[in-house]
Context: one part of a larger RNA
RNA sequence: CUGGGCUUAAAGGGCGCGUAGGCGGGCUGCCAAGUCCGUGGUGAAAUCCCCCGGCUCAACCGGGGAAUGGCCUCGGAUACUGGCGGUCUUGAGGGAGGUAGGGGCGUGCGGAACUGUAGGUGGAGCGGUGAAAUGCGUUGAUAUCUACAGGAACUCCGGUGGCGAAGGCGGCACGCUGGACCUCUUCUGACGCUGAGGCGCGAAAGCCAGGGGAGCGAACGGGAUUAGAUACCCCGGUAGUCCUGGCCCUAAACGAUGGGUACUAGGUAGUAGCCUAGCAUGGGGUUACUGCCGGAGCAAAAGUGCUAAGUACCCCGCCUGGGGAGUAUGGUCGCAAGGCUGAAACUC
Numbered sequence: 001c002u003g004g005g006c007u008u009a010a011a012g013g014g015c016g017c018g019u020a021g022g023c024g025g026g027c028u029g030c031c032a033a034g035u036c037c038g039u040g041g042u043g044a045a046a047u048c049c050c051c052c053g054g055c056u057c058a059a060c061c062g063g064g065g066a067a068u069g070g071c072c073u074c075g076g077a078u079a080c081u082g083g084c085g086g087u088c089u090u091g092a093g094g095g096a097g098g099u100a101g102g103g104g105c106g107u108g109c110g111g112a113a114c115u116g117u118a119g120g121u122g123g124a125g126c127g128g129u130g131a132a133a134u135g136c137g138u139u140g141a142u143a144u145c146u147a148c149a150g151g152a153a154c155u156c157c158g159g160u161g162g163c164g165a166a167g168g169c170g171g172c173a174c175g176c177u178g179g180a181c182c183u184c185u186u187c188u189g190a191c192g193c194u195g196a197g198g199c200g201c202g203a204a205a206g207c208c209a210g211g212g213g214a215g216c217g218a219a220c221g222g223g224a225u226u227a228g229a230u231a232c233c234c235c236g237g238u239a240g241u242c243c244u245g246g247c248c249c250u251a252a253a254c255g256a257u258g259g260g261u262a263c264u265a266g267g268u269a270g271u272a273g274c275c276u277a278g279c280a281u282g283g284g285g286u287u288a289c290u291g292c293c294g295g296a297g298c299a300a301a302a303g304u305g306c307u308a309a310g311u312a313c314c315c316c317g318c319c320u321g322g323g324g325a326g327u328a329u330g331g332u333c334g335c336a337a338g339g340c341u342g343a344a345a346c347u348c
Stems, first nucleotide, its partner, number of pairs: 004319003007302002012316001014201004021194003025088007033081002035077004040072003049065006091191001092188003095184005103177007110154001114150008125136002162169002206247006215241002220236004258315006266293011297304002321348003330341004
C1' cells in the first nucleotide's frame, strides 16, 4: 500500500463557522468530455511467453507468432456521470402567526447566612476532637439583642426536567441579543451535505496589569496521630477563588459513540406545541425534543436496539504490537508555565 477497523481491545478532531476539494433531488432538450462499439495509425530491436529449426544435448543462436498498462485518429451510440439551457417542489431557505426555555451580554435590586465594626445585656468559659492540644476569652470572649459595613453564593421550587454547537447555564426585574419548536403552505426554486488548510469559541488551574477580598483555602506556621507523618484530623493562613482588560488552549473537553440523509417491530414516561366528527378535570391523532424497557438485526461479549452500536450512501478525522514516548530533535505558537506537530536507537 491493500485489506480491516475506531462505545469498552490501538483508533472520533473539545466544539462550531467556513475556503479549496469531494459528493449531490424530480422532469426535459441540446452537446458528446467521461463511458461503450467499431476503423486506421503507433506502441523500434533485443528481452519475457508459445511453436518450429541449427550447433551430439543444454546454455546459446536463427525463423515465425503472440504480447506490448497504453496513446493518437476517424466514424457511431447516449442509458449513466459531466457541461449548457428550460422547468418543478418534496431537499434547503425566506415570510406570516404563535410557544417554551438556568441560551448569551449589560444594568439595577432583594432576602437568608457569614465575617467584621460600634453599642446594650451578661460574667467564665468558648472552640475543637476518637480523645486532646495549639487557638480565642476578665483589656469581658462564647451566647443574645440592635445598628452599620463588606464580599461571595443564590436554599425551597428542582425533576430520570429545560436551554446551548461544545465548554457550559439556576434569586428577582429591566434593556439589548442568538437559536429552537409548532401552525399556515404564502414566496424563492436545489440556493444542498461535508469540510484539508483557515478563522472563532473553549471548564478548572495558571500568567500579566489594575481593582476587590466575607467565606473557603494550595504553599506555609503551629497542635495532634505515628516507629516516622514532609499526610489523613484540628487551630491559623498567603497566592488563588470574585471583577475589568489581555494571555494561556488543556481535560475521564465522555454518550469514552464525528457530521448529514433515507429506511427498518412494539410498550411506557416526561417536556414544548398543534389538530380533533357525540365523549372534554378526559379520549384519539400528529410533529420536535428528553428518558426507560425491549424485538429483529448487529456485537467477542457486556450490550445496542427510530436518540443504533441495524440496513445503505456521501464527506471529514483517526488507528496499525507493548515499552522507549507524547520523550528527543526540527518547526511553530506562548510573557512564562507550556501547547501543537512528533521520531529513532535499543528492548520484550

Predicted 3D model of a 348-nucleotide part of an RNA (small-subunit ribosomal RNA, central domain) from a soil metagenome. Model confidence (mean pLDDT): 89 of 100.